[in-house]
RNA sequence: GAAGCAGGCCAGGCAGCCGCUGGUCCACGCCGCAAGGUCGGGGACGGGAGGAAGGUCCGGACUCCAUAGAGCAGGGUGACGGUUAACGGCCGUCCGCUGAAAGCCGCAAGGUAUAAGGCGAGGAAUAGGGCCACAGAGACGAGCGUAUUCAGUUACGGUGAAACGCGGUAACCUCCACUCGGAGCAAUUCCAAAUAGGCACGCGUUGAUGUUGCUCGCGGAGCGUGCGGGUAGGAAGCUUGAGCGCUGGAGUAAUCCAGCGCCUAGAGGAAUGGCUGUCCAGGCGGCGACCCGCAAGGGGAACCGCUACACAGAAUCCGGCCUAUCGGCCUGCUUUACAU
Repeated sequence: GAAGCAGGCCAGGCAGCCGCUGGUCCACGCCGCAAGGUCGGGGACGGGAGGAAGGUCCGGACUCCAUAGAGCAGGGUGACGGUUAACGGCCGUCCGCUGAAAGCCGCAAGGUAUAAGGCGAGGAAUAGGGCCACAGAGACGAGCGUAUUCAGUUACGGUGAAACGCGGUAACCUCCACUCGGAGCAAUUCCAAAUAGGCACGCGUUGAUGUUGCUCGCGGAGCGUGCGGGUAGGAAGCUUGAGCGCUGGAGUAAUCCAGCGCCUAGAGGAAUGGCUGUCCAGGCGGCGACCCGCAAGGGGAACCGCUACACAGAAUCCGGCCUAUCGGCCUGCUUUACAU
């Protein structure tokens, strides 16, 4: 230099202005005798999305319900070993498939190999059933074709993955082994109005309650108190956790252990935003110093203009998988040409 792979990180920075949502503090108003407050607006300070927050596919934590035990049915998984809270994830090994340039063969088209890497629903076909495209005379189960023989007796059979058989297929049923209770934070728990209804007690047609405070009058069957359930609403669950960073150690690795440091949204019909300027990286265009070239032409610094951050967005929380993603940066592995 050529070729093929793998992994990690970022996904805007700064300034100004205007906002949104929580927290702490401050002063004010309102309520309250006070303590204080589920009240009202204001000020200061500080916090405020992701690598996938997404799909809800798999596994767990947590909560409630069910549950003596066993079996049937049904679902899931499937080499071997490890890892983990758990997994269908991840790591290692084996096996199978795949896998570039170069090299070799070839006039060429093309053929041929492996490395790193990638992929694998990789238990069982002598328990049983089903199925076996195309080609082939015949495709699953003993028959068929040709030749041959006393005799389906013997031999051969182009095609095809499989042919005259202890064939193939389990990503068809099945069998074997292991494994699986259900629902999900709208889980669940607590506090708790108004109105209506329920229960108990008391009063009430000898007129309660109501009608302006009282009396009269009018009207005419409920009224009062207490309790309990439910709803609106409020609170908890709710973010300190299988947490994150650095260092050291064990291990091939996944992963684990130790020490030190850190606290990093917690809203809840749901905030995390908008505008302007500037900078960095990018794209397009213009001009073009300069370089190569005999020329045609090619490359191109600086400068100028325009454009513009992709996918997307928490909703109980974790571990994975899958999918989407403008662009940029870094690292590593393997094979090989040439030179030294």
A computed fold for a 340-nucleotide RNA from Massilia yuzhufengensis, annotated as Bacterial RNase P class A. The prediction has a mean pLDDT of 78. Of the family's consensus pairs, 92% are formed in the model. The sequence is in RNAcentral, with records from ENA. Rfam family: Bacterial RNase P class A. By type it is a ribozyme.